[in-house]
Molecule: Bacterial RNase P class A
Organism: Candidatus Sulfurimonas ponti
RNA sequence: CAGGUAUAACAGAUAGUGACUUGAGUAAUCAAGAGGAAAGUCCGAGCUGCUGUAAGACAGUGUUCCAUUUAACGAAUGGCCGUAGUGAUGCGAGGGAAAGUGCAACAGAGAUUAGACUGCUAUAAGUAAUUAUAGUAACGGUGAAAAGGUGGAGUAAGAGCCCACCAGUUUCUAUAGUAAUAUAGAGAGCUUGUAAACCCAACAUGGCAGCAAGAAACAGAUGGUCAGCGUCUUACAAUGCUACUGUUUCGCUAGAGGCAUGACGUAAGUUAUGCAGUAGAUUAAUACUAUCAAAACAAAACUCGGCUUACGUUAUACCUAACUU
Numbered sequence: 001c002a003g004g005u006a007u008a009a010c011a012g013a014u015a016g017u018g019a020c021u022u023g024a025g026u027a028a029u030c031a032a033g034a035g036g037a038a039a040g041u042c043c044g045a046g047c048u049g050c051u052g053u054a055a056g057a058c059a060g061u062g063u064u065c066c067a068u069u070u071a072a073c074g075a076a077u078g079g080c081c082g083u084a085g086u087g088a089u090g091c092g093a094g095g096g097a098a099a100g101u102g103c104a105a106c107a108g109a110g111a112u113u114a115g116a117c118u119g120c121u122a123u124a125a126g127u128a129a130u131u132a133u134a135g136u137a138a139c140g141g142u143g144a145a146a147a148g149g150u151g152g153a154g155u156a157a158g159a160g161c162c163c164a165c166c167a168g169u170u171u172c173u174a175u176a177g178u179a180a181u182a183u184a185g186a187g188a189g190c191u192u193g194u195a196a197a198c199c200c201a202a203c204a205u206g207g208c209a210g211c212a213a214g215a216a217a218c219a220g221a222u223g224g225u226c227a228g229c230g231u232c233u234u235a236c237a238a239u240g241c242u243a244c245u246g247u248u249u250c251g252c253u254a255g256a257g258g259c260a261u262g263a264c265g266u267a268a269g270u271u272a273u274g275c276a277g278u279a280g281a282u283u284a285a286u287a288c289u290a291u292c293a294a295a296a297c298a299a300a301a302c303u304c305g306g307c308u309u310a311c312g313u314u315a316u317a318c319c320u321a322a323c324u325u
Base pairs, nucleotide, nucleotide: 002320003319004318005317006316007315008314009313010312012292013291014290015289016288017287020033021032022031023030024029035297039308040307042306043305044304045303046302047210048209049208050207051237052236053235054234055233056232057231058230060205061204062203063202064201065079066078067077068076069075080094081092082091083090084089095200096199100198101197102194103193104192117140119136120135121134122133123132124131125130148166149165150164151163152162167191169188170187171186172185173184174183175182176181214250215249216248217247218246219245220244258275259274260273261272262271263270264269
């Protein structure tokens, strides 16, 4: 110089003119008014309903290394292990194959209580080629993989049958760590893979539907006596409720909320003090002009905490093979 990785902030400000929605006000008028993702609807919850309350069990569903955080989560933070990358970093559907079942195409003799294609050795017969019986899987071939590798000893010929070293699995001890785990040492058996296949284990939750959930009032005209909770058990209570259509009101915005400062913590976060009041539409609410430098993705509909996706500008930190000086 160039490229890359990670994180954060903003995504308009000022002035004027006119209008829309909400609140206050007799009125004039005053104040406020759509994002970091409002998107996706992938998770979790608050809340509502399904006669009510409580306890227990199961089906079902979800998660899966360790610790912490949270109302909770399959989320977040920090680590461990694995994997991609030169690296900064990214990703992980990260327990169990020694409970069982299944699968591994084609090729190949044979894909785990597997197996003899080319073979090797011994015995018998034979002039010889070869045939029969017994043993064997080292060498060669097929294959992703033939079921540890190399060397030695042994054998009729061979094989972890045995020995040494090494890889993998696993047990014990020591050190460090809260732990996952790492390092070192001493053994053991002799070793295919696959659970994002069925399954097993542990932990958690225990149903369904969702604000178009649901509640109330008014009006209408006409229906129902049965049905309404995933299953089961126990105890208590009640003997009740009603469907359909239209209009209006509520639900509907003060929240596990926001901002600032301090303390604790590696961090996610926790906590104390203070400040402010910050959209509630329902045929669905915010335009134009001027200056600056203004550009992308894009409009709340019950609320909140996450995740994922789309995308512009600026800043900070970190990394760098090759090339040049």